[in-house]
Model confidence (mean pLDDT): 90 of 100. This is a predicted structure of an 86-nucleotide RNA (c-di-GMP-I riboswitch aptamer) from a Gammaproteobacteria bacterium. The model forms 95% of the base pairs in the Rfam consensus. Taxonomically the source falls in Gammaproteobacteria (Bacteria, Pseudomonadati, Pseudomonadota).
RNA sequence: UAACGACAAUGGCAAAGUCACCGAAAGGUGGCGACGCAAAGCUUCCGGUCUACGGGUCACUGACCUACGACAGCGGGGUUGCCGAA
Repeated sequence: UAACGACAAUGGCAAAGUCACCGAAAGGUGGCGACGCAAAGCUUCCGGUCUACGGGUCACUGACCUACGACAGCGGGGUUGCCGAA
């Protein structure tokens, strides 16, 4: 240095829920709060999942299809990083 990840140490992030706001929704932002996380730091390049305002279709008070929307705490990839036992 790389791989690796301890009943080590310093710390870090923040699920569900809740309050307020944004959004058609999925979901997001901030406060409180901690389920957990060795990258649960960043990044949609690949796969996957969610939503359907709008658009299209139909047997039409509805139903179905569709991402240019969303999820990085669903995996893979890229990239950056703390510590140093085995």